The prediction has a mean pLDDT of 76. TPP riboswitch aptamer (THI element) from Rhizobium sp. S152, 115 nucleotides, folded computationally. The model forms 100% of the base pairs in the Rfam consensus. Rfam family: TPP riboswitch aptamer (THI element). Rfam describes the family as follows. Vitamin B(1) in its active form thiamin pyrophosphate (TPP) is an essential coenzyme that is synthesised by coupling of pyrimidine and thiazole moieties in bacteria.
């Protein structure tokens, strides 16, 4: 001095899903869709604003940031399994995908001096 490791700030990405009851709207009468209680899975299913409404913005907690299946598209996908979600397996060697600085210490390795 390089590069690795750990840490720390900032930053940036990023999902919010299934079921069950009450009620209200809607209905081509099979149902859809909100609210509102509960349950489930999960790191995470929160909350606030504006909005007739579509949906849009902030904030919170989580998770993830290239050795990146965090999340996204393929996908209303295929099998299994579940009342559904989840979960498992394929797709998948698929396309995409968010990063900087700084430090105590560790360690690598190079290079100079010293003995």
């Nucleotide at each position: 001095c390089u590069c690795g490791c750990u840490c720390u700030a900032a930053c940036g990405g990023g999902g919010u899903g299934c079921c069950u009851g009450a009620g209200a709207u809607u209905c081509a009468a099979g149902g859809a869709u909100g609210u509102c209680a509960g349950g489930c899975u999960g790191a995470g299913a929160g909350g606030c604003u504006u909005g007739c409404g579509a949906a849009a913005g902030c904030c919170a907690a989580c998770c993830c940031g290239c050795g990146g299946a965090a999340c996204c598209u393929g996908a209303u996908c295929c099998g299994g399994c579940u009342a559904a979600c989840a979960c498992c397996g394929g797709c998948g060697g698929a396309g995409g995908g968010a990063u900087u600085a700084g430090a105590c210490g560790c360690g690598u390795g190079a290079c100079a001096c010293c003995a």